Background: The RNA shown here (ZMP/ZTP riboswitch aptamer (pfl RNA motif)) has 83 nucleotides and comes from Phenylobacterium zucineum. It matches the Rfam family "ZMP/ZTP riboswitch aptamer (pfl RNA motif)". Rfam 15.1 lists 3,295 matches to the family in 2,545 species. Its mean pLDDT, the model's own confidence on a scale to 100, is 77. Of the family's consensus pairs, 95% are formed in the model.
[in-house]
RNA sequence: UUAACUGCGUGUGACUGGCGAUUGAGGUGGGCAACCACCGGGGAGCACGGGGGCCAUAGACGCCGCUCGCCUGGGCAUUCCUU
Numbered sequence: 001u002u003a004a005c006u007g008c009g010u011g012u013g014a015c016u017g018g019c020g021a022u023u024g025a026g027g028u029g030g031g032c033a034a035c036c037a038c039c040g041g042g043g044a045g046c047a048c049g050g051g052g053g054c055c056a057u058a059g060a061c062g063c064c065g066c067u068c069g070c071c072u073g074g075g076c077a078u079u080c081c082u083u
Stems, first nucleotide, its partner, number of pairs: 005052002008049005015042002017071005026039005062076003
């Protein structure tokens, strides 16, 4: 000096479902399958700014919504290929 990585601040932010049980552990209305609208509560990631930071005490062996269980459907990051 400083990539990866990490912490803080600001902004933005996809996705936020069904059934059952236990329960203060979403609510209202609609739809009919696992969705829509609003409210409440979560939320990875992305961008900017300022710190920390060198072979590990870092990173990887993935991350995001509900107390749990069984399911369903998505998003993000990473790698490769194509346009």